[in-house]
c-di-GMP-I riboswitch aptamer from Geobacter sp., 80 nucleotides, folded computationally.
RNA sequence: UCUCCGAACGGGCAAAGCCAGCGUAAUCUGGUGACGCAAAGCCACGGGUCCUGACCUAAAAGGAUAGCCGGGUUGCCGAA
Numbered sequence: 001u002c003u004c005c006g007a008a009c010g011g012g013c014a015a016a017g018c019c020a021g022c023g024u025a026a027u028c029u030g031g032u033g034a035c036g037c038a039a040a041g042c043c044a045c046g047g048g049u050c051c052u053g054a055c056c057u058a059a060a061a062g063g064a065u066a067g068c069c070g071g072g073u074u075g076c077c078g079a080a
C1' cells in the first nucleotide's frame, strides 16, 4: 500500500406508526419517528415479489420494489 475483515471514533442512511401530498394501484415525495443497516450509496441486468384505471377472453404489455436475493459500479473511518 492492497485484499479479506468489522472493535472504536467521527460522520451517514432511516423500518413500522402518525400527518400532508402525487398516483387507478403497487409504490413514491415531504415532515415526524428510530426497527435496523458497512454499502440500507447508485444501476431494474437475471431471478423473486407486488400492482395495473382505460383496453381486454386470456396472454402480452406497462409500472413498482436496490430495506428480497444475485450481478455491475463507486465509496467513509480504522484496531485485532
Base pairs, nucleotide, nucleotide: 005078006077012037013036017032018031019030020029021028035067041073042072043071045070046069047068048065049064050063051062052061
Notes
The model forms 95% of the base pairs in the Rfam consensus. It matches the Rfam family "c-di-GMP-I riboswitch aptamer". About the family: GEMM was predicted in a large-scale screen for bacterial structured RNA regulatory elements. The coordinates come from a structure-prediction model, not an experiment, and the mean pLDDT is 81. NCBI's taxonomy places the organism under Bacteria, Thermodesulfobacteriota, Geobacterales, Geobacteraceae, Geobacter. The sequence was found by an Rfam model in a public genome assembly.